The prediction has a mean pLDDT of 81. Predicted 3D model of a 78-nucleotide RNA (transfer RNA) from a Nitrososphaeraceae archaeon. NCBI's taxonomy places the organism under Archaea, Thermoproteati, Nitrososphaerota, Nitrososphaeria, Nitrososphaeraceae. Its Rfam family is "tRNA". Rfam classes the family as a transfer RNA.

RNA sequence: GGGCUGGUAGCUCAGCUUGGAUAGAGUGCUGGACUUCUAAUCCAGUGGUCGAGGGAUCGAAGCCCUCCCGGCCCGCCA
Numbered sequence: 001g002g003g004c005u006g007g008u009a010g011c012u013c014a015g016c017u018u019g020g021a022u023a024g025a026g027u028g029c030u031g032g033a034c035u036u037c038u039a040a041u042c043c044a045g046u047g048g049u050c051g052a053g054g055g056a057u058c059g060a061a062g063c064c065c066u067c068c069c070g071g072c073c074c075g076c077c078a
Stems, first nucleotide, its partner, number of pairs: 001074007010027004020058001028046006051067005
C1' cells in the first nucleotide's frame, strides 16, 4: 500500500441481508420481596451522540461517500 472484517447501554453481544417512526438481550448498578444475616432466587427501576462527518430518502443502527480506531490476510522495503 491492497483486500476482508468489526465499532450499538459500564461490560459481552443481537438487530443490518429485506429502511418504517417508542433501539433490544444477558450481565452490572439501584430499590424492593424472600432470608436470622449474606449469597442465590424473584419483582421493579436504571442505563444509548448506534465510532465521526456528509449525502440520497417522507423516513437511517441498516443504503452511498469520506475519515478515525481495532483485528485478520496478502504485498513492498529492510